This is a predicted structure of a 356-nucleotide RNA (Bacterial RNase P class A) from Rhodoferax sp.
The sequence is in RNAcentral, with records from ENA.

[in-house]
RNA sequence: GAAGCCCGCCAGACCACCGCUGGUGCAAUUUUGGAAACAAAGCACUGGAGGAACGUCCGGACUGCACAGGGCAGCGUAGCAGCUAACGGCUGUCCACUGAAACCCGCGCCCGCAAGGGGGCGGCAUAAGGUGAGGAUCAGAGCAACAGAGACGAGUCGCUGCGGGGCAACCCGCAGCGGGUGAAACGGGCAAUCUCUACGCGCAGCAAUACCAAGUAGGCCAACGUUGACGGGGCCCCCUGAGUUGGCGGGUAGGUAGCACCGAGCUUUUGAGUGAUCAAAGGCCCAGAGUAAUGGUGGUCACAUGCCGGGGCAACCCGGCGUGCACAGAAUCCGGCUUAUCGGUGGGCUUCACAC
Numbered sequence: 001g002a003a004g005c006c007c008g009c010c011a012g013a014c015c016a017c018c019g020c021u022g023g024u025g026c027a028a029u030u031u032u033g034g035a036a037a038c039a040a041a042g043c044a045c046u047g048g049a050g051g052a053a054c055g056u057c058c059g060g061a062c063u064g065c066a067c068a069g070g071g072c073a074g075c076g077u078a079g080c081a082g083c084u085a086a087c088g089g090c091u092g093u094c095c096a097c098u099g100a101a102a103c104c105c106g107c108g109c110c111c112g113c114a115a116g117g118g119g120g121c122g123g124c125a126u127a128a129g130g131u132g133a134g135g136a137u138c139a140g141a142g143c144a145a146c147a148g149a150g151a152c153g154a155g156u157c158g159c160u161g162c163g164g165g166g167c168a169a170c171c172c173g174c175a176g177c178g179g180g181u182g183a184a185a186c187g188g189g190c191a192a193u194c195u196c197u198a199c200g201c202g203c204a205g206c207a208a209u210a211c212c213a214a215g216u217a218g219g220c221c222a223a224c225g226u227u228g229a230c231g232g233g234g235c236c237c238c239c240u241g242a243g244u245u246g247g248c249g250g251g252u253a254g255g256u257a258g259c260a261c262c263g264a265g266c267u268u269u270u271g272a273g274u275g276a277u278c279a280a281a282g283g284c285c286c287a288g289a290g291u292a293a294u295g296g297u298g299g300u301c302a303c304a305u306g307c308c309g310g311g312g313c314a315a316c317c318c319g320g321c322g323u324g325c326a327c328a329g330a331a332u333c334c335g336g337c338u339u340a341u342c343g344g345u346g347g348g349c350u351u352c353a354c355a356c
Base pairs, nucleotide, nucleotide: 001352002351003350004349005348006347007346008345009344010343012301013300014299015298016297017296018295020048021047022046023045024044025043026042030041031040032039033038050327055337057336058335059334060333061332062205063204064203065202074201075200076199077198078197079093080092081091082090083089094134095132096131097130098129104123105122106121107120109118110117111116135196136195140194141193142190143189157178158177159176160175161174162173163172164171165170209257210256211255212254219248220247221246222245223244224243231240232239233238234237265284266283267282268281269280270279271278272277303324304323305322306321307320308319309318310317311316
């Protein structure tokens, strides 16, 4: 220098004005909303989206219910070894497939007297890298387009030999050989068809769940009551006829917790390990609602790009006027995977060629 790959990082900056929302402190002990539980209101300081917060696909934490143990069913995983709280994730490794230019091989072409040079097509490969639903087809079942006589079931095309039948043509049985078709021809393939083997999984999910306050339906308990209660009517002892009174007590809706700084937490250094990862020491505290905050407007700059003008051999630079500035928005939390993404930027690996 040519070619092919891999892994990271950033995700506009600043200023002004107007807002939204969490926390802490101070003040007040009041006011407002509400039946209550409870919530809100002032001032100051301070925190406020992402690499994927997406999808809700996989795994866990947490919570409730169920649960002696084992099995069946169902669902899932699958080389080997490891990491991890766990995983279908990640790491290392084996195997299979894939993987560029060049080198090399073959065949043409062009230039040249020649030596040689250039380029084209085809082939052969392999590096870094990529992909793999990579257990089992001597347990059983199922499946295979087209072509072909015959396709997983049996049998069958041609030739030869032997045996049998038949006057013969020929037919039947057995053995051997051969051609053609095709991915595959009684020898195999497919498990990403069922199945078998080994291993794992109890079910549901923060709309989980726990508590608080008020009032109840069905219901439960107590007292009184057919020897007539309570209520009603006549109005002073008669009629009516089966309940009356009090307490307890849901779910939904409301409120609080779960829930947001103590965590499988972030970060720096050192050590162990090929690596995923682990250990030690130091430092840090980092969004959070329940109609659901994280915003809007204006200006300057940055970045990319179009047009015009100027400069320059050129790459490009300067000025002016425009346009664009992605994907996307936390909702119980965490570890992964998948998918989307304008652009910018850093590092590494492999092969070949040339120079030193």
The model forms 94% of the base pairs in the Rfam consensus. The source organism's lineage runs through Bacteria, Pseudomonadati, Pseudomonadota, Burkholderiales and Rhodoferax. A source record names the gene rnpB.